[in-house]
RNA sequence: AGAGUUUGAUCCUGGCUCAGGAUGAACGCUAGCGGCAGGCCUAAUACAUGCAAGUCAAGGGGUAGCAAUACACCGGCGGACGGGUGCGUAACGCGUACACAACGUGCCCUUGAGCGGGGGAUAGCAUUGGGAAACUGAUGGUAACACCCCAUGGUGUUGUAGAUAGGCAUCUAUCUUCAACUAAAGGAUACACUCAAGGAUCGGUGUGCGUUUGAUUAGCUAGUUGGUAGGGUAACGGCCUACCAAGGCGACGAUCAAUAGGGGGUGUGAGAGCAUGGCCCCCCACACGGGUACUGAGACACGGACCCGACUCCUACGGGAGGCAGCAGUAAGGAAUAUUGGACAAUGGACGGAAGUCUGAUUCAGCCAUGCCGCGUGAAGGAAGAAGGCGCUCAGCGUUGUAAACUUCUUUUGGACGGGAACAAAAUGCGCCACUUGUGGUGUACUGAGGGUACCGUCAGAAUAAGCACCGGCUAACUCCGUGCCAGCAGCCGCGGUAAUACGGAGGGUGCGAGCGUUAUCCGGAAUCACUGGGUUUAAAGGGUGCGUAGGCGGUCAGAUAAGUCAGUCGUGAAAUCGUUGGGCUUAACCUAUACAAUUGCGAUUGAUACUGUUUGACUUGAAUCAGGUUGAGGUGGGCGGAAUGUGGCAUGUAGCGGUGAAAUGCAUAGAUAUGAUACAGAACACCGAUUGCGAAGGCAGUCUGCUAAGCCGUGAUUGACGCUGAGGCACGAAAGCGUGGGUAGCAAACAGGAUUAGAUACCCUGGUAGUCCACGCCCUAAACGUUGAACACUCGAUGUUGGCGAUACACUGUCAGCGUCCAAGCUAAAGCGUUAAGUGUUCCACCUGGGAAGUACGAUCGCAAGAUUGAAACUCAAAGGAAUUGACGGGGGCCCGCACAAGCGGAGGAGCAUGUGGUUUAAUUCGAUGAUACGCGAGGAACCUUACCUAGACUUAAAUGGAACCGGACCGCUGCCGAAAGGUGGCUUUCCUUCGGGACUGGUUUCAAGGUGCUGCAUGGCUGUCGUCAGCUCGUGCCGUGAGGUGUUGGGUUAAGUCCCGCAACGAGCGCAACCCCUGCUUUCAGUUGCUACCGGGUCAUGCCGAGCACUCUGAAAGGACUGCCCAGGAUAACGGGGAGGAAGGUGGGGAUGACGUCAAGUCAGCAUGGCCUUUAUGCCUGGGGCCACACACGUGCUACAAUGGCCGGUACAAAGCGCUGCAAACCUGCAAAGGGGAGCCAAUCGCAAAAAACCGGCCUCAGUUCAGAUUGAGGUCUGCAACUCGACCUCAUGAAGGCGGAAUCGCUAGUAAUCGCAGAUCAGCAUGCUGCGGUGAAUACGUUCCCGGGUCUUGUACACACCGCCCGUCACACCAUGGGAGUGGGUUUCACCAGAAGUAGGUAGCUUAACCUUCGGGAGGGCGCUUACCACGGUGAGAUUCAUGACUGGGGUGAAGUCGUAACAAGGUAACC
Repeated sequence: AGAGUUUGAUCCUGGCUCAGGAUGAACGCUAGCGGCAGGCCUAAUACAUGCAAGUCAAGGGGUAGCAAUACACCGGCGGACGGGUGCGUAACGCGUACACAACGUGCCCUUGAGCGGGGGAUAGCAUUGGGAAACUGAUGGUAACACCCCAUGGUGUUGUAGAUAGGCAUCUAUCUUCAACUAAAGGAUACACUCAAGGAUCGGUGUGCGUUUGAUUAGCUAGUUGGUAGGGUAACGGCCUACCAAGGCGACGAUCAAUAGGGGGUGUGAGAGCAUGGCCCCCCACACGGGUACUGAGACACGGACCCGACUCCUACGGGAGGCAGCAGUAAGGAAUAUUGGACAAUGGACGGAAGUCUGAUUCAGCCAUGCCGCGUGAAGGAAGAAGGCGCUCAGCGUUGUAAACUUCUUUUGGACGGGAACAAAAUGCGCCACUUGUGGUGUACUGAGGGUACCGUCAGAAUAAGCACCGGCUAACUCCGUGCCAGCAGCCGCGGUAAUACGGAGGGUGCGAGCGUUAUCCGGAAUCACUGGGUUUAAAGGGUGCGUAGGCGGUCAGAUAAGUCAGUCGUGAAAUCGUUGGGCUUAACCUAUACAAUUGCGAUUGAUACUGUUUGACUUGAAUCAGGUUGAGGUGGGCGGAAUGUGGCAUGUAGCGGUGAAAUGCAUAGAUAUGAUACAGAACACCGAUUGCGAAGGCAGUCUGCUAAGCCGUGAUUGACGCUGAGGCACGAAAGCGUGGGUAGCAAACAGGAUUAGAUACCCUGGUAGUCCACGCCCUAAACGUUGAACACUCGAUGUUGGCGAUACACUGUCAGCGUCCAAGCUAAAGCGUUAAGUGUUCCACCUGGGAAGUACGAUCGCAAGAUUGAAACUCAAAGGAAUUGACGGGGGCCCGCACAAGCGGAGGAGCAUGUGGUUUAAUUCGAUGAUACGCGAGGAACCUUACCUAGACUUAAAUGGAACCGGACCGCUGCCGAAAGGUGGCUUUCCUUCGGGACUGGUUUCAAGGUGCUGCAUGGCUGUCGUCAGCUCGUGCCGUGAGGUGUUGGGUUAAGUCCCGCAACGAGCGCAACCCCUGCUUUCAGUUGCUACCGGGUCAUGCCGAGCACUCUGAAAGGACUGCCCAGGAUAACGGGGAGGAAGGUGGGGAUGACGUCAAGUCAGCAUGGCCUUUAUGCCUGGGGCCACACACGUGCUACAAUGGCCGGUACAAAGCGCUGCAAACCUGCAAAGGGGAGCCAAUCGCAAAAAACCGGCCUCAGUUCAGAUUGAGGUCUGCAACUCGACCUCAUGAAGGCGGAAUCGCUAGUAAUCGCAGAUCAGCAUGCUGCGGUGAAUACGUUCCCGGGUCUUGUACACACCGCCCGUCACACCAUGGGAGUGGGUUUCACCAGAAGUAGGUAGCUUAACCUUCGGGAGGGCGCUUACCACGGUGAGAUUCAUGACUGGGGUGAAGUCGUAACAAGGUAACC
């Protein structure tokens, strides 16, 4: 410090997630030791039991006891500390800084003074009652440091009068005068007591500032705010009461609601911050819930009192008792948190003169890996790289791995034995000394819970001690097996559907280590709430617009001030913590220091005065006003106008009009439409008109006019900062809509009809009502958009235009104010913006913080309503989004090409047959191929074989081959029986070499390798189809871009072509195109046998038949030839195209081979090869038979036809290319023929297949189911072959079906082509209408590119990228989830009104009662009880508010692999979309 995740890829925006640190934690697995810390976060729930606050006998009287001593009561001090908890509390509660001239303070310290004289009770006790108990009554007598009175007393308190001093006031201090009132206690030898003053400590009170969230809480308040008087308090104060006034608080957030103890600190973070407040320290609050006071220095009191309430316990039912949020402990709750331990030795506290007693404060121990820290589980050597495990290319390697074994060494920890602390200083007691007589010094004695612990020494012995998580990326670490979208994993992205580094196991590895992981929570990363430090054209985000209040900000020059600001100093900022430097535990954690630093704050004070503020004075440039000119669809009221439309009447006129893609509804013979003149009505204003103008926005358009607002320009004058922005507020605000009243020509939601359609509640058509128009009043929203808030300043230019100015003039130059276009710097994610900023700055306002749910729900405000404004959450997803890129696609566009269409010719679709496919059937009809790119395809040839299928019968290391071992022997051959064959079982016969071991060969057995047309073409190689013989596909360097990428390859021409030329930030290159190759067309040369034959010769009925020749044809080898080379005009002087000459051939001459990068998970595991899986007496292999040939049907491809351009008969011509020894086979003979016989010749330019056919000549047929056509069937044959039944071909005779040119729709072909005619070959025993080749005859048409199909290129849109066979919306149906409404129902909190009124306090007092003092002895003063008044807790009644839970039914929402209906959106999405 970053990383993963949206995309085909990119940049950006933006969320989600991860790596780090932390915890009072919990859970899982595991666990050796020690030190230091920590340990109910939940039920402030309920508590059994024990302990936690007593002490003083030197205050008092007593009781028991011989005594030591013990004990209850009265009395004193302490139980207000210490300890616990965090309910309540949003508050002067806490923090901080001040203040009290408005206060208190026991114990402690200092100082001064004092301590005199009396009195009456009461507990204990005794007697006697009541009660179960708790407890309590009566009588009698008694003490005190208990209580009371008197005296004394001041500088005390209160009051009166006066003086002096203090910083103002209320006042305070001191002094003087007078009056009134008030003290005491003893016991001891050292403490108490009283009064007064001071100190210290601890408290009380007030104030400034700071201190959570919500405005879907906006108004709150009646003792409320203030005053006067009084009461009360330690003290100020509405703290309380009476009266008077009407105030007080609040958008700087009152009130209300929710949540919460606050701080020092703690965690994290670079910091700023954010989160938090457990342990320790400070403060507060509370003590079963609520209320109340008493006592006291201090309480409204945790282990005190009274009352009410709930709960628990005891009871004799009459009545009583209790309060662990003290320490342990129990139950409950919970994921979860310890012992009913020891000791007062230390520290501290209470009491005491002291000894001492008490102390669950404290100090120790126990439990718990809860955390932090430290140590250990051994160290060194050791390669046969052992065995075993695991892996592999597998019998050799790799890895585990110096790891182990083995050798040597050490002993922390643990074990045994022995020694053994510090903490203890004293206080105190006793003795001595000193002085200031209650203190100091000194000596001595005593005291340790922890603990026989820490620590130290000795001994033996590697001995007693390793796990957890992870290994797809992020993120360090990889293989095998199992599983097969199952089981499972998962923090995010995502893994798993037969080769899973992601699941489970194993081996290995990585990380940490007595721990390791998981879960939860906080901070960080997150600049993802942005003060430091973000944004708002299009990603979320500028308010619809203006005016303006508060607020914020504000021009120039001076003076004053010193609030902000800055500097110094002082006080404070507790300690602990954190940091630094030291010190102490062996180290560390931890502890520690008169240490340092820090505590960023607050207060005080002294200065500074630039800036801001305040204030005073001035200025003119910001702003405004006046005078002059000018501009415009600015607003509003009124008048007028013509064209068009509709309607009415009149007229002319006759059959249609209207409307559409095409129609129909509609109108029309009752006279429409059309035409003419005329009348009326309402609405809107052609041309001008524009990229124009005006207005704040919405918006504004005929013309004239009244009223009115605004801008701009030039010059001058005036005011003198009067300004900018603007939360709330006010006003305006398109269309639609609403209300009332008018108006209504045209248009036109709804509605009706007609079409379209599968449907058509739409698009189209015919009608048509609200509405549109006017007046008044509402509504207040829009994609109210420049998706760009307002204002000011600054920052290159070019150009167009509107208004004004420069006397005139758009000639020109300049200037001001607008409206546009292009561009620089700069900015931006990019697109783009660019003086009209989205640049550079300043000020103010508004708004945003992932998508969906949702602009929804609830609440509130506004509205007549519709609805508007404000505006969530649960739940759900890992994305949603912006800009740009490359593709693909479009019922987008431009250009171009192709038998793509058109123009033609011929087919197929109808018939019969052949063949393939589907389907059906079957024991089997083997398998594959399935739009184009399957279907006369694999198959170039299924009777057996082939053959993979079915049935039946056999075989099992097998049908073949090899290795090893053992046994045997030849094998071969001949042959018998069973059998359908395979096979089974027999017989006969018997080899060679030899070193005698054996070997060659061979049979059998065993064993190791087999075999599989079984599966997966979606694991593959190879090969192939297709786009497509289409012209494309890329690279290097450079350049452009943040980048994906672009450029080049686009553009202008041209071409069959990315072919070439020109231009150009490109320059080159590669694979393709073309050419090179083959065939064919012309010529030449060479070569002439088997070819040829002109000349010469021979021969024949005839024939190159023969000699001869190589001229010609031909054969087959080489060369030439064609290149837009030449000419003309065109073009850009180019490429190139047009025409022409020459030439056998002319612009690629014709044909073939040749198929770029890639696409279709295209095809093929059944050609072959091959991974994995499956099978092994079978899914292998052999054999007989059957099947692949089935047949209601459907489709594809063909053949033959339907006839006269023909059929039949007879005759006569002309090819090319092939093939032939398991062969082709001539002549000749036989047969009607298929064929048979025959066998010459030929290994083939020699012989043969071999006859070419259409054609041509002659004849017959005459339009008919025929002399067309030949299916089907019968009979007889031939050939091949072991074998033609299923199931071959051919021949002869006979039979003579459908069919008379074929519906929708559809196919091929552009020249030697289509069409037509035959020939040959491969396969092959036989079988060809198929396939592959060959030649013969030989056309028609192309205007042209609008349309259909396919392709190329440029451009455009895109929400597509599995790429339109894409994406995607809504209803309905089903399941689940959360949520709104809901008759209500049940709780909580709270407000108001009223009733009620315990205990207590205060006031009153007729009743009762009363030791101290007074008394005239009667009584009085004072007190108590009782009663009563006021206040008030609990409780009750009624009415609200608010919140939570629940509720039949109901609303929408979300999610879910395959449901239904349509197709709304994305392309012009097929009616542009959207608000």
Source information: The prediction has a mean pLDDT of 84. A computed fold for a 1475-nucleotide RNA from an uncultured bacterium, annotated as small-subunit ribosomal RNA. Rfam family: Bacterial small subunit ribosomal RNA.